[in-house]
Context: one part of a larger RNA
């Protein structure tokens, strides 16, 4: 900006990418074959291995905004209990996200034309002959299938709905992530759980000060306490107010 009004949502697929590997074992069967030694095609089934793609419920990493020890200083007037700093002072574990090393899954099957190769009728050439004229088979390979993108596929499609100024739709602002470099995307904006607070879980730490209570003391106890980042439920307490802007004349 175009797709001859303007939208918003679903879709068809020209055409384009992408995958396309493979082992070993049981079984058919110690069968066919073969004097034996030895030994299958075809077909069934089981289980790897490298690759890919997707989750995070298991194991497992990372988790300088969580928890807990501890060491040296300073500071909070001193005890006690905190906080600076020392690489996160060191160290022990560890939510949610991220990840693989963990989990699940794929690769086929099916159909069509063929390649080398088999072959059918068959002549030229009274015979032969897969070929000259027909006509059948026959690959991981081609073209489907399977998976993604996709109407700028200018041949620019289709559907369905709404709108036409009493205005469809989108913006701008704002709250904010399953997105993010900035745009964009998605959610949500009072008719609201869209983010923070609040509660309640669930999950991590690992039993919090102060007090009481046993002990001469360390300690130990009341006490799965106390705290806590992102998880999940909820709940209008705070902030998404108010507003503006563009915007198609029934469609050459």
């Nucleotide at each position: 900006c175009g797709u001859a009004g303007g939208a918003a949502g679903u879709u068809u697929g020209a055409g384009g990418g992408g995958u396309c590997c493979u082992g070993a074992c049981u079984u058919u069967a110690g069968u066919a074959c073969g004097a034996g030694a030895g030994g299958a095609c075809c077909g069934a089934g089981u289980u790897g291995g490298a690759c890919g793609a997707a989750c995070c419920g298991c194991u497992g990493g990372u988790g300088u905004a969580u928890g807990a020890g501890u060491u040296g200083u300073g500071c909070c007037g001193c005890c006690a209990g905190g906080u600076g700093c020392a690489g996160u002072g060191c160290u022990c574990a560890g939510u949610a996200g991220c990840c693989a090393u963990g989990u699940u899954c794929g690769g086929a099957a099916u159909g069509g034309a063929u390649a080398a190769g088999c072959g059918c009728u068959g002549a030229a050439a009274g015979c032969a002959u897969c070929u000259a004229a027909g006509c059948g088979c026959g690959a991981a390979g081609c073209c489907u299938a399977c998976c993604c993108c996709a109407a700028g596929a200018u041949a620019a499609g289709a559907c369905u709905u709404c709108c036409c100024u009493u205005g469809a739709a989108g913006g701008c602002c704002g709250u904010a992530g399953g997105a993010g470099a900035c745009u964009a995307c998605u959610a949500c904006g009072u008719u609201g759980a869209u983010a923070g607070g609040c509660c309640a879980c669930a999950g991590g730490u690992g039993u919090a000060u102060a007090g009481g209570c046993a002990g001469u003391g360390a300690u130990g106890u009341c006490a799965c306490a106390g705290c806590c980042g992102a998880g999940u439920g909820g709940u209008a307490c705070u902030a998404a107010u108010a507003g503006c802007c563009u915007g198609a004349a029934a469609g050459g």